RNA sequence: AAUUUAUACAGAAGAAGUGAGAGAACAGGCUCGAUGACCUUCUGACAACCCCGGCAAAACUAAAAGCUGAAAGGUGUCAAAUCCUGACCAUUUAAUUUGGUGAAUAUAAAUU
Numbered sequence: 001a002a003u004u005u006a007u008a009c010a011g012a013a014g015a016a017g018u019g020a021g022a023g024a025a026c027a028g029g030c031u032c033g034a035u036g037a038c039c040u041u042c043u044g045a046c047a048a049c050c051c052c053g054g055c056a057a058a059a060c061u062a063a064a065a066g067c068u069g070a071a072a073g074g075u076g077u078c079a080a081a082u083c084c085u086g087a088c089c090a091u092u093u094a095a096u097u098u099g100g101u102g103a104a105u106a107u108a109a110a111u112u
Stems, first nucleotide, its partner, number of pairs: 001112008013043005021032003026086004044078003049074002052069004082104001087101004
């Protein structure tokens, strides 16, 4: 980097540094930001994908899928639903709205 699978309306911020844009990309909206955002570092926290423990079933050589616990370790995360929309389907309307699927993206694990 590519592919596959799973998840994405829950949760969790202080300090220091820096100093102007930031919220993935494009477009539209909306929001955050000199009362210092974004980013970096430190500390803390959240979560539970991997790792670890237990249970059940099956099997009986073993493993995987399920439920549950834990939080030492490997990642991840700590404004807003992945901030919202974009394509398709349904619903509804004066405009609109609402729901679903998808696409894209992000993260994890595995494989190449």

About this RNA
A computed fold for a 112-nucleotide RNA from Marinifilum fragile JCM 15579, annotated as SAM riboswitch aptamer (S box leader). It was read from a public genome assembly, where an Rfam model found it. The coordinates come from a structure-prediction model, not an experiment, and the mean pLDDT is 82. Lineage of the source: Bacteria > Pseudomonadati > Marinilabiliales > Marinifilaceae > Marinifilum fragile.